[in-house]
């Protein structure tokens, strides 16, 4: 100098839903996530974290959720140290 499903710092960006009991937005069980308000999790241009589209559209499911389309859409929030591996030149020793 170059790479890397990496690391760490300090900054910043996002969700938090569906079903059931219930009078109830309370509380309470249950289902799926990483996370369903959790001080945790997930994401930070190499950007499907996440938000418009969208109370979408096709399967599926009680529902959510999952699959596939939309989607080469439009939007999104970072700097810095450090490992490691390669590659080049340099110097010293033998």
């Nucleotide at each position: 100098g170059a790479u890397u499903g990496g690391c760490u710092u300090u900054a910043g960006g996002g969700g938090u839903a569906u079903u059931c009991u219930g009078g109830a937005u309370a509380a309470g069980a249950a289902u799926u996530g990483a996370g369903a308000u959790a001080g945790a999790c997930c994401c930070u241009u190499u950007g499907a974290a996440c938000c418009u589209g969208a109370u979408c559209c096709g399967g599926c499911u009680c529902a959510u959720a999952c699959c596939g389309g939309c989607g080469u859409a439009g939007g999104g929030a970072a700097a810095a140290g450090c490992a490691a591996u390669c590659c080049a030149a340099g110097g010293a020793a033998u």